[in-house]
RNAcentral holds the full RNA, with entries from ENA and SILVA. Small-subunit ribosomal RNA, central domain from an uncultured bacterium, 349 nucleotides, folded computationally. Its Rfam family is "Bacterial small subunit ribosomal RNA". The coordinates come from a structure-prediction model, not an experiment, and the mean pLDDT is 88.
Context: one part of a larger RNA
RNA sequence: UUGGGUUUAAAGGGUGCGUAGGCGGUAUGGUAAGUCAGCGGUAAAAGCCCGGGGCUCAACCCCGGCGAGCCGUUGAAACUGCCGUGCUAGAGAGGAAGAGAAGUAGGCGGAAUGCGCAGUGCAGCGGUGAAAUGCUUAGAUAUUGCGCAGAACUCCGAUUGCGAAGGCAGCCUACCGGCUUCUGUCUGACGCUGAGGCACGAAAGCGUGGGUAUCGAACAGGAUUAGAUACCCUGGUAGUCCACGCAGUAAACGAUGAAUGCCGGCUGUCCGGUCCGACUGAGGGCUGGGUGGCGAAGCGAAAGCGAUAAGCAUUCCACCUGGGGAGUACGCCGGCAACGGUGAAACUC
Numbered sequence: 001u002u003g004g005g006u007u008u009a010a011a012g013g014g015u016g017c018g019u020a021g022g023c024g025g026u027a028u029g030g031u032a033a034g035u036c037a038g039c040g041g042u043a044a045a046a047g048c049c050c051g052g053g054g055c056u057c058a059a060c061c062c063c064g065g066c067g068a069g070c071c072g073u074u075g076a077a078a079c080u081g082c083c084g085u086g087c088u089a090g091a092g093a094g095g096a097a098g099a100g101a102a103g104u105a106g107g108c109g110g111a112a113u114g115c116g117c118a119g120u121g122c123a124g125c126g127g128u129g130a131a132a133u134g135c136u137u138a139g140a141u142a143u144u145g146c147g148c149a150g151a152a153c154u155c156c157g158a159u160u161g162c163g164a165a166g167g168c169a170g171c172c173u174a175c176c177g178g179c180u181u182c183u184g185u186c187u188g189a190c191g192c193u194g195a196g197g198c199a200c201g202a203a204a205g206c207g208u209g210g211g212u213a214u215c216g217a218a219c220a221g222g223a224u225u226a227g228a229u230a231c232c233c234u235g236g237u238a239g240u241c242c243a244c245g246c247a248g249u250a251a252a253c254g255a256u257g258a259a260u261g262c263c264g265g266c267u268g269u270c271c272g273g274u275c276c277g278a279c280u281g282a283g284g285g286c287u288g289g290g291u292g293g294c295g296a297a298g299c300g301a302a303a304g305c306g307a308u309a310a311g312c313a314u315u316c317c318a319c320c321u322g323g324g325g326a327g328u329a330c331g332c333c334g335g336c337a338a339c340g341g342u343g344a345a346a347c348u349c
Base pairs, nucleotide, nucleotide: 003321004320005319006318007303008302012317014200015199016198017197021193022192023191025087026086027085028084029083030082031081033080034079035076036075037074038073039072040071041070042069049065050064051063052062053061054060090190091187092186093185094183095182096181097180098179103175104174105173106172107171108170109153113149114148115147116146117145118144119143120142124135125134161168162167205246206245207244208243209242210241215239219235220234221233222232257316258315259314260313261312262311265294266293267292268291269290270289271288272287273286274285275284276283298305299304322349323348324347331342332341333340334339
């Protein structure tokens, strides 16, 4: 490289947008680049292969033929390409409805927690398996009132919903992205994928400035223990929160790339449309989109998957090729750093 693969054996990029490239609906006319056919040229000789012949056979030798590719020429026009003219089933636009914790900013709310002040009140509180460290007669814990601060939003709440992924949940307002259904008015293939690239990207971490109620790496003390640099307890710094900037990784998981078409069903739920049903319903039928469960066929090593495929096919991208060494070394690129990206070999089994 070919082939075969990528849920769990090695293997789907964390996610999107999109450049080049690859691939591309339907009808018709043209063209003849690809494609196919005929003929010709070339393809040294020897060799291989096929048909003959000569050494008694064979090996060996001789004669003839065939030949991919390339070039020329004459044709064919189904398919691909190219040029033209149309179409509406893909895609998009318009119109009418709809759902939602999608995002950003600002404002507001109550409970809890801690702290401050004041009142009541007396000797304990706290904590554990049991204790101790700790707090407390300078009046704690408990309880009542007033105040302050920061962070998170109980119930509703759900295989619920939204988002490309990360993720998103008190309430209100403003701005703003996406999605679905119905209609069939318009455009007329405008599409799919996407190497590079660009953007987004949990937590922890970093820089500057703020904030700090809770929790809490490090750290200190108390226990436990043979020891206990832990698990348990009392404290507690960074951090946790905000603004701006960086970083760019996760079991970033459905361990399952994106898109399109096709292939029995049953059942729940969310959001629409329509018909039946009643005066407004509950409910039922059909239909579109999402999200679950079970399963026919089929697939699979099995577990299992099964119209949300891991089935049957097509297109494009990414990735794998025995274990260790190693996601290491070196080099390069990026970063303030931490580190990230790319990524071997010797050796060994």